Source information:
A computed fold for a 358-nucleotide RNA from a marine sediment metagenome, annotated as Bacterial RNase P class A. Its mean pLDDT, the model's own confidence on a scale to 100, is 78. Rfam family: Bacterial RNase P class A. Rfam's curators write: Ribonuclease P (RNase P) is a ubiquitous endoribonuclease, found in archaea, bacteria and eukarya as well as chloroplasts and mitochondria. The family's RNA type in Rfam is ribozyme. The model forms 95% of the base pairs in the Rfam consensus.
[in-house]
Parts: sequence; structure tokens; C1' cells
RNA sequence: AGUGGUCUAGACGACCGCUGGUGGUGCUUCGGUGCCACGAGAGGAAAGUCCGGGCUCCGGAAACCAAGAGUGGUGGGUAACGCCCACCGGAGGUAACUCCAGGGAAAGUGCAACAGAAAGUAAACCGCCGGUCUUCGGACCGGUAAGGGUGAAAGGGUGCGGUAAGAGCGCACCGCUCCCGUGGUGACACGGGAGGCAUGGCAAACCCCACUCGGAGCAAGCGCAAAUAGUCCCGCCAGUGCCUGGUUUCGGCCGCGUGUGGGACUGGUAGCGUGCUGGAGCCGCCGAGCAAUCGGUGGCCUAGAGGAAUGGUCGUCCGAGGCUUCGGCCUCGACAGAACCCGGCUUAUCGGGCCACU
Repeated sequence: AGUGGUCUAGACGACCGCUGGUGGUGCUUCGGUGCCACGAGAGGAAAGUCCGGGCUCCGGAAACCAAGAGUGGUGGGUAACGCCCACCGGAGGUAACUCCAGGGAAAGUGCAACAGAAAGUAAACCGCCGGUCUUCGGACCGGUAAGGGUGAAAGGGUGCGGUAAGAGCGCACCGCUCCCGUGGUGACACGGGAGGCAUGGCAAACCCCACUCGGAGCAAGCGCAAAUAGUCCCGCCAGUGCCUGGUUUCGGCCGCGUGUGGGACUGGUAGCGUGCUGGAGCCGCCGAGCAAUCGGUGGCCUAGAGGAAUGGUCGUCCGAGGCUUCGGCCUCGACAGAACCCGGCUUAUCGGGCCACU
């Protein structure tokens, strides 16, 4: 100077609050509630909601097919993954290390703008070479693909030979294809042999192959249950109604319900409870493994709100910035903030500390 990883997330104290929990105590309609004490109370990303699961309900009817979506080197880890670890191959870097949508282009279809002669059954603009003609500028015919030019890309590369000029035309080396052997679980590597080279690129184009996937989500779901509504039952006739109820001396009286009082049931709104936080949990030690991770063992309990707590003030110090009469004074403290719970990924992030490596 750099590379990779990991930790921290201003510190300590006092006081006043807020939300759960436990204990005591008073009241209680037994549901709770007041007071007191003790102890707990945001994150490494709580975020984006991008993947994967648990859990719940719905669908389905035995896990199948189609459609659609996703994944894509190999082996391992895991509850699972698009995650992680190790390795292989390729690319970058002096290196530590980093990056890769990394299956198939000899199944088929398709695409390649502009430029260029030609973009895939190759082709020939300039050039080079040979021939014929020539007004000596060149024109035409043929050969060629080394050189130039176009392009992101032009049908192996370098060199020697060869040739009219050239060309895998021949040879050596490198590359490529096929075959065999050896090593490896494997991706693949190494070695040997054969072949002048076929099979250009794009699959984050269609497509093909292999594998995976039912849908919605805690506002899931479950329980209790005012009001209102509906049905049924019981009682009543003060008011009100009876559209032909009965009676009447026309004032009333009796009866009935669509009126009214009560009850039961249905349903499940408001509200309350549950789901809810003890779990693929956290921290040591030992063992297996290169590692991810797994096994054993000991210890620990660490938020649970619901218009939504997790805050405020003061003091001392720490850090950053500004001012300074150098005594000090002022301001600020990264990103951000639980909402059913886990495993990941990605993104945001002031300052520091530590470890390993080049």
C1' cells in the first nucleotide's frame, strides 16, 4: 500500500414517566382493578417483502398429467432454498483474492441494425499472380485468400517449406475433435494414439433436456359475545291496531297480535380473549468434519404492543464539527426502529477495535 473476515453501534450514574411479567396487599359485579416492591423492555439490519420453511385455513383426492413459473458445473450441508461450504472449469489481478444465468447451438425454427464483396450450402471490393487486348490510363477472362479494408464477430494460430501467386497444400509446435488408458465419488485432470480440422456466435430468442413447485396468508384461524336482525316459546292488553274480531245501553267491556314484556335458539357486528412467543432458541465445553454443519453434554430464559410502550431531564466523561480573548463555550451522536415466528439474500450505515493473509 492492499485483500479477506469479525466485533462494536457512545459509556456510567441519578430522577421522572410508559408497556408487559412475578410477588404482596386493598376493593370487586370474580371478568378485573388501585397501590407497593422486584425484575424485563428494539436491530444488525427490526428495512425491502426478493427467495425458502414452520403454523393456519381453503381447494384437491393420493401426489398423476397438462398449462404456467422457477432452477441449471460437481459433491456435500440443511426443515427447505434461488442460501451456505468445498472443489472443478473459465475470466480479471504481480499476489492475497474477486467475478461467472457455468445444461444443450452435429433435434428444429429464428436473429445479427449500420458497415461490408460476403454474416454461414461462404464470398471476392482493393490487392497478389497468370493469360489476352491496349489509345499504355487501363479493360476483360481465369487463379488465389497470404496482405489491406468493413464489422462486436470473416470458416484454427505461429513458423518453415512450397507455389506463377497462394492455400493444412506439406511439416513442426500450440489449439480442436474422436478413441484408449490412468487418477478422482464426481465436475474434471494427466498421459498416449488417430484425424488436416469437420462442429462460427446468440438459448437473460423460441425451443429441447433434467429437477422443483396446489392457493391464500396472523387483517391466517379459533373461542366468548353487547346492539341490531330473524325464528320459536311463555305472559299481558295501559297506550296503539284489528282493513267485516265478538258484544254493546255507543260510554265501554271481552278476545286476539302484526302491539308489548320476558326467555331460548340462529347468526357473529362492536368489543374481549386466544393464536403470541420456550424456539429448526441462546451461551460455554468436548467430539466428528478441510469447511458449511452435525452429535453429545452443562448452563440460561432474553420485548410481546394493538392509533400501537421501548421515552424525557440532569450530571460526569467519550467522539465529531464550529467559535475562541486559549480559560473555555455552543451544536450534534451513522443507518434506522419490532408487530405470528424462523433460515437466507439484498439494500442503508458515523466513527472505532481486533484477527488472518499478500